C1' cells in the first nucleotide's frame, strides 16, 4: 500500500411470566415543536427511537360472586426473561488475517 474479516447500541419474531384497559386508555396513523442514541475513537443524515401538543380513525365480551373481587377471553396493551434472526445509513481512523 492492497485485499479480506471481526466486533456495538439496538430492532423484529416466538415462548413464558407480568402490567393496564375492556365505563376505551393504550397500540397503530397524520401534522407541528423539541430531544436522544447510533461497532474501539471521531463525525453524523433525508434513516432510527422517545417526549409535548393537536387531529383523524377505532374495539369483545362471557361466567362466578360473600359486591370486596375471582376467572376465561379480548387489545396491532405495558414491562421483564429466554431463544432465534437481523444489525455500525454513511465517511475517516483504529483492530485481526493475508500479500
Nucleotide at each position: 500500500u492492497g485485499a479480506a474479516g471481526a466486533g456495538u447500541a439496538a430492532a423484529a419474531a416466538u415462548a413464558c411470566g407480568u402490567u393496564c384497559g375492556u365505563u376505551a386508555a393504550g397500540u397503530g396513523c397524520u401534522g407541528u415543536c423539541g430531544g436522544a442514541a447510533c461497532g474501539g475513537g471521531g463525525a453524523g443524515u433525508u434513516g432510527u427511537c422517545g417526549g409535548a401538543c393537536a387531529g383523524a380513525c377505532g374495539a369483545a365480551a362471557g361466567g362466578c360472586u360473600u359486591u370486596g373481587g375471582c376467572u376465561u377471553g379480548c387489545g396491532g396493551u405495558u414491562c421483564g426473561u429466554a431463544u432465534u434472526u437481523u444489525g455500525c445509513a454513511u465517511c475517516c481512523c483504529g483492530c485481526u488475517u493475508c500479500a
THF (Tetrahydrofolate) riboswitch aptamer, 99 nucleotides, folded computationally.